Guanidine-I riboswitch aptamer from Peribacillus simplex, 110 nucleotides, folded computationally. Lineage of the source: Bacteria > Bacillati > Caryophanales > Bacillaceae > Peribacillus. Rfam family: Guanidine-I riboswitch aptamer. Rfam links the family to the GO term regulation of gene expression. The prediction has a mean pLDDT of 77. RNAcentral holds the sequence, with entries from ENA.
[in-house]
C1' cells in the first nucleotide's frame, strides 16, 4: 500500500434503562390500627409496558444453483440445496432514558 469478510423483514433472547403501570420509602390528609387518597423520592426496585443485537436464536421473503411441470423464447409455478466468516474501542446521536440500539462489518487490530 492492497485485498479478503456484509440482502431485507418479523418474532424473541442476552442486554438496557425509567416515560407509563406496578413496587418500596417519606410526608400530609382521611380513617382508627387494617387500610385508603394525594404529593415527593428511589431502577444500588424482582417485575409488566418500552428499547434491543453485523459479530445471539428462530421464521419468512429475497438471491444463486439444480431438478420437475406448464409454456415456447425465455417466463411462471413447485421441490431441493446454499446464504459463509466475523477481534474491536474511545467519542458522539435519541423529545423518558439507557444499552450488545444508531454512526458501525466505522477507527483500529488481524
Nucleotide at each position: 500500500a492492497a485485498a479478503a469478510u456484509u440482502g431485507c423483514u418479523c418474532u424473541c433472547u442476552a442486554g438496557g434503562g425509567u416515560u407509563c403501570c406496578g413496587u418500596u420509602u417519606a410526608a400530609a390528609g382521611a380513617a382508627u390500627c387494617a387500610u385508603c387518597u394525594u404529593u415527593a423520592a428511589a431502577g444500588c426496585c424482582u417485575g409488566g409496558u418500552c428499547c434491543g443485537a453485523g459479530a445471539g436464536a428462530g421464521a419468512g421473503c429475497g438471491u444463486a444453483c439444480a431438478g420437475c411441470u406448464a409454456g415456447u423464447u425465455u417466463u411462471a409455478g413447485c421441490u431441493g440445496u446454499a446464504u459463509a466468516c466475523a477481534c474491536g474501542g474511545a467519542g458522539g446521536g435519541a423529545a423518558a432514558a439507557a444499552a450488545g440500539c444508531c454512526c458501525g462489518g466505522g477507527a483500529g487490530a488481524u